[in-house]
Context: one part of a larger RNA
RNA sequence: UGACGGGGACCCGCACAAGCAGAGGAGCAUGCUGUUUAAUUCGAAGCAACGCGAAGAACCUUACCAAGACUUGACAUCCAAUGAAUGCCAUAGAAAUAUGUCAGUUUAGCAAUAAACAUUGAGACAGGUGGUGCAUGGUUGUCGUCAGCUCGUGUCGUGAGAUGUUCGGUUAAGUCCGGUAACGAGCGCAACCCCUAUUACUAGUUGCCAAUAUUAAGUUAGGAACUCUAGUGAGACUGCCGUGGAUAACACGGAGGAAGGUGGGGAUGACGUCAAAUCAUCAUGCCCCUUACGUCUUGGGCUACAGGCGUGCUACAAUGGCCAUUACAAAGAGACGCGAUAUCGCAAGGUGGAGCAAAUCUCAAAAAGAUGGUCCCAGUUCGGAUUGUGGGCUGCAACCCGCCCACAUGAAGCCGGAUUUGCUAGUAAUCCCGAAUCAGAAUGUCGGGGUGAAUUCGUUCCCGGGUCUUGUACA
Numbered sequence: 001u002g003a004c005g006g007g008g009a010c011c012c013g014c015a016c017a018a019g020c021a022g023a024g025g026a027g028c029a030u031g032c033u034g035u036u037u038a039a040u041u042c043g044a045a046g047c048a049a050c051g052c053g054a055a056g057a058a059c060c061u062u063a064c065c066a067a068g069a070c071u072u073g074a075c076a077u078c079c080a081a082u083g084a085a086u087g088c089c090a091u092a093g094a095a096a097u098a099u100g101u102c103a104g105u106u107u108a109g110c111a112a113u114a115a116a117c118a119u120u121g122a123g124a125c126a127g128g129u130g131g132u133g134c135a136u137g138g139u140u141g142u143c144g145u146c147a148g149c150u151c152g153u154g155u156c157g158u159g160a161g162a163u164g165u166u167c168g169g170u171u172a173a174g175u176c177c178g179g180u181a182a183c184g185a186g187c188g189c190a191a192c193c194c195c196u197a198u199u200a201c202u203a204g205u206u207g208c209c210a211a212u213a214u215u216a217a218g219u220u221a222g223g224a225a226c227u228c229u230a231g232u233g234a235g236a237c238u239g240c241c242g243u244g245g246a247u248a249a250c251a252c253g254g255a256g257g258a259a260g261g262u263g264g265g266g267a268u269g270a271c272g273u274c275a276a277a278u279c280a281u282c283a284u285g286c287c288c289c290u291u292a293c294g295u296c297u298u299g300g301g302c303u304a305c306a307g308g309c310g311u312g313c314u315a316c317a318a319u320g321g322c323c324a325u326u327a328c329a330a331a332g333a334g335a336c337g338c339g340a341u342a343u344c345g346c347a348a349g350g351u352g353g354a355g356c357a358a359a360u361c362u363c364a365a366a367a368a369g370a371u372g373g374u375c376c377c378a379g380u381u382c383g384g385a386u387u388g389u390g391g392g393c394u395g396c397a398a399c400c401c402g403c404c405c406a407c408a409u410g411a412a413g414c415c416g417g418a419u420u421u422g423c424u425a426g427u428a429a430u431c432c433c434g435a436a437u438c439a440g441a442a443u444g445u446c447g448g449g450g451u452g453a454a455u456u457c458g459u460u461c462c463c464g465g466g467u468c469u470u471g472u473a474c475a
Base pairs, nucleotide, nucleotide: 001475002474003472004471005470007469008468009467010466011465012464013463015459016458019423020422021421022420023419026314027313028312029311030310031309032308033307034305035304042053043052064300065299066298067297068296069295070294073125077124078123079121080120081119082118083117086103087102089100090099091098092097106115107114108113127289128288130287131286132285136283137282138278139277140276141274143272148187149186150185151184152183153182154163155162156161167178168177169176193266194265195264196263198234199233200232201231202230203229204228208223209222212221213220237260240254241253242252243251244250316416320375321374322373323372324371325370326369332363333362334361337356338355342351343350344349382413387408388407389406390405391404392403393402429451430450431449432448433447434446435445
């Protein structure tokens, strides 16, 4: 100087407390462990691995296994020879591939030749998701959006170092004020950026409709007010008033205001810590393989199943289930696409193809809600697992191993032990909608809106963190 203390003082955080809803019990989904296996590819491991890499494993992907094949190779550059490229068919085969036959003779140039492509041959080389993240770059997690981390000059100390950065206040903040052997400065904080809340102006189609006509309908004429769209501005600064305070910083209350003291949300992550993660995104040193640890193909596996764990979904019902009728969104996507009206089917879906590269058309029905009816507390008109049968869709192909529909079947489950998670407001809870990936395949992920709470006395305690101080046989 640090680190540590079941030392002290002060302070903060959904850290506790006060509340609300959950997890832990059930069924299923999903990830992991373990076991099994020819293979169940690899990585991730307290917080910070475990719906994680994977924004989507039937083949492909795919790295694993079995079998069948290739050896200058599936891919790149260089040399030589031959041939345009390429394609149909037949035979063998699981395919890769092999054999045969036929069709076919590129472009530029008068030509020589050149270019591109294919086959064959030779070797230089290719290739490796093989190893090492404890050789590395790059990227990322974490403490933590915590308020810290440092430097120059000066001063003090023999020196390591100290001071500044401590102290009195204050703040979300090393934020600011005051004091001060310090005076300044940098990286962080804040602000500058984006979204959102109010409004003015400009613009008025595909959006809008107050007045005038018109229609089944903003449908059409028309209108430019309103909504909205999207561009430029305004607006919030403790600016104003009062009280407290040191006349300061600031705190509390008030006015006006759409918004008030950082208005709400996002992006933004200092010096560093964990030899943290990643050699399987990529790049890369070294080591290793080179008729194989490379490459191609078919089939299988990654989907196994005694047990254990994590994360979710659905429930156990009456604030509910079912039936009928009836409202109100936002944000997105669409041409290898979204697909309307119509029509067939109980339905999944089929037929068909209007319109739309979309404020125009489509996906598209929002759901919870409202109104009426029914069920009457039961393992039920709760719950939907499991299983059977018949269908639909995608795709070369749904056996291993997809999704959906109908009918039948109708399991566990009556609110969950110890323990434990999230959340302070348009939040929790609850209800639907969309997108990426994607042929198909979400209860996951990322977004969107609808309805919309309860509680916070307080900081003794648990956890984490910050500042000062103290002890130390630790570095």